Record summary:
Predicted 3D model of a 100-nucleotide RNA (Glycine riboswitch aptamer) from uncultured Muricomes sp. The RNAcentral record of the sequence draws on MGnify.
């Protein structure tokens, strides 16, 4: 990490075009395929300001440490609903089992 087995929610059999599906147009709704987004921390680093510290003609070095500022990393079953889904089938996060 790939499979095989079983378990596995939510939400209109909307409405019209034509009858259960597909398809298109309208309304209404779900979160657990899958995308997106975001906390605390962190960050050898960027800037400011503060001790220490050093230099002392002029100057305020480099390094440590600490506060901030901005960024950059950063999760989910939160959140979004892009996508998907809203009777059955199928799909399904995630769980237990078994091979590779």
């Nucleotide at each position: 990490u790939u499979u095989c087995c079983a378990g596995g929610a939510g939400a209109g059999a909307g409405c019209u075009g034509u009858a259960a599906g597909a398809c298109a147009g309208c309304c209404g709704c779900c979160g657990a395929a899958g995308g997106g987004g975001c906390a605390a921390g962190c960050c050898a680093g960027a800037c400011a300001u503060g001790u220490a510290g050093g230099u002392g003609u002029g100057u305020g070095a480099a390094u440590a440490c600490a506060u901030g500022u901005a960024g950059g990393u950063g999760a989910a079953a939160c959140u979004u609903u892009c996508a998907g889904g809203c009777a059955a089938a199928g799909g399904g996060a995630c769980u237990g089992g078994g091979a590779a």

It matches the Rfam family "Glycine riboswitch aptamer". From the family's description: This family represents the bacterial glycine riboswitch. Rfam links the family to the GO term glycine biosynthetic process.